[in-house]
RNA sequence: AAAGCAGGCCGGGCAGUCGCGGGGGCUUUUGCCUUCGAGGAAAGUCCGAGCUCCGCAGGGCAGGGUGCUGGGUAACGCCCAGUGAGGGUGACCUCAAGGAAAGUGCCACAGAAAAAAACCGCUUGCAGCCUGAGGCGCAGCCUCCAGCAGCAAGUAAGGGUGCAACGGUGCGGUAAGAGCGCACCAGCGGCCGGGUGACCGGCCGGCUAGGUAAACCCCACCCGGAGCAAGACCAAAUAGGGGAGAGUUGACGCGGCCCGCCGAUCUCCCGGGUUAGGUCGCUAGAGGUGCCAGGUAACUGUCACCCCAGAGAGAUGGCUGCCGCCCCGCUUGGGGAACAGAACUCGGCUUACAGGUCUGCUUUGUAG
Numbered sequence: 001a002a003a004g005c006a007g008g009c010c011g012g013g014c015a016g017u018c019g020c021g022g023g024g025g026c027u028u029u030u031g032c033c034u035u036c037g038a039g040g041a042a043a044g045u046c047c048g049a050g051c052u053c054c055g056c057a058g059g060g061c062a063g064g065g066u067g068c069u070g071g072g073u074a075a076c077g078c079c080c081a082g083u084g085a086g087g088g089u090g091a092c093c094u095c096a097a098g099g100a101a102a103g104u105g106c107c108a109c110a111g112a113a114a115a116a117a118a119c120c121g122c123u124u125g126c127a128g129c130c131u132g133a134g135g136c137g138c139a140g141c142c143u144c145c146a147g148c149a150g151c152a153a154g155u156a157a158g159g160g161u162g163c164a165a166c167g168g169u170g171c172g173g174u175a176a177g178a179g180c181g182c183a184c185c186a187g188c189g190g191c192c193g194g195g196u197g198a199c200c201g202g203c204c205g206g207c208u209a210g211g212u213a214a215a216c217c218c219c220a221c222c223c224g225g226a227g228c229a230a231g232a233c234c235a236a237a238u239a240g241g242g243g244a245g246a247g248u249u250g251a252c253g254c255g256g257c258c259c260g261c262c263g264a265u266c267u268c269c270c271g272g273g274u275u276a277g278g279u280c281g282c283u284a285g286a287g288g289u290g291c292c293a294g295g296u297a298a299c300u301g302u303c304a305c306c307c308c309a310g311a312g313a314g315a316u317g318g319c320u321g322c323c324g325c326c327c328c329g330c331u332u333g334g335g336g337a338a339c340a341g342a343a344c345u346c347g348g349c350u351u352a353c354a355g356g357u358c359u360g361c362u363u364u365g366u367a368g
Stems, first nucleotide, its partner, number of pairs: 001364010012323007020037007039339001043350002046348005051227004058259004063223005068082005083097001084095004098218002103216002105212003119159002121155006128148002132144005167185006186208002188205007231280004241270006253261001287306004292301003325336004
């Protein structure tokens, strides 16, 4: 200097003027003063909770979620640290990471065969056809070379097919081969050691049982339901009307089904009245900031300081000037500024983002 990897921050400020919403104070009222007022994601509505309601938040089935180990947290499918596997020269990144020897499926086509088989081939034996050569005891027999071709037994090393072929490479051995034996490696099993654990290391064993569970399934752990349009209170009005059915042999009882419990209403049709009104829920919190301590870290604890929107058809704005940032430039100047608006609240994840900045680390080049 270039190219990367990981993490953090900013993404506007000040003043004036006019206009909004909340709190507080003053004022008989009108009104005046003061103070606060939209994010890093407020988005998605994907998880988890706080909170509210439902006698059963009882038991079970079904259903759903998570899926290596340990820790953090109110909890989580999140975060941190580690283990294993894969990618990268590396800093680092990714993982839908339990079980295929519980069972059932699937692996097209090709191929002999996709979980128990031989297409080509190799070896041995038997037995042929035919060209040529040689030998002999010469109507014939024997041997050798080349070619064609059959049966039986052995074989799974070699070739072919395929994503994948019943461990891999090499050496020996064999009639030819094969873990048949040996060395190294992978898997599996046993023992010992280390570690809280996932797992790692060593020794022994010739034991070799494909892939797929983001297929059904099995195993471990977790899960009541509905949701702020939850819900509570107040006000107002009417006809606590009529009919049919079910129901103490059990109505209703907040996803489905069964059992249990409770104990009297429920469903449908016709008709009448009111309402979308007001107040609360609605912002002091698993809150924020800072020092110190513990911890590898996530995070936790003591102490100190602070209060940082609560709208209600929905406020948080408009204009002017200056400063700051970015780009161009003729240094008089000109232009630009991303993603994007709280709605009960919080912890996460995911997605979007013009431009700028900081810290640590890796690789390469150059100079000393």